[in-house]
The RNA shown here (c-di-GMP-I riboswitch aptamer) has 81 nucleotides and comes from a Geobacteraceae bacterium. Its mean pLDDT, the model's own confidence on a scale to 100, is 79. It matches the Rfam family "c-di-GMP-I riboswitch aptamer". Rfam links the family to the GO term cyclic-di-GMP binding.

């Protein structure tokens, strides 16, 4: 110097529940609210789950989910043992 690792510090994000909206639904969105998170920042490209339509043959399509696992990406904080 750089890499692994994860204590401190200084911050981030914001689960579950309520109240309001969108939506046929899963779900989203903003308030409230705090479970938990070192990539819980972003990506539907696989996979898995979950909802609409079809269809009975091991399914097809269209759509959610990134805080379900991989992948990809990069402006990632600090730097104790």
């Nucleotide at each position: 110097c750089c890499a692994c690792c994860g204590a401190a510090a200084g911050g981030g994000u914001a689960a579950a529940g309520c109240c309001c909206g969108g939506g046929u639904a899963a779900c989203c969105g903003g308030g409230u609210g705090g479970c938990a998170c070192a990539a819980a920042g972003c990506u539907a490209c696989c996979u898995g789950u979950c909802c609409a339509g079809u269809g009975u043959u091991u399914g097809c399509u269209g759509g959610a989910u990134a805080g379900a696992g991989g992948g990809g990406u990069u402006u990632g904080u600090c730097g104790a043992a």
It was read from a public genome assembly, where an Rfam model found it.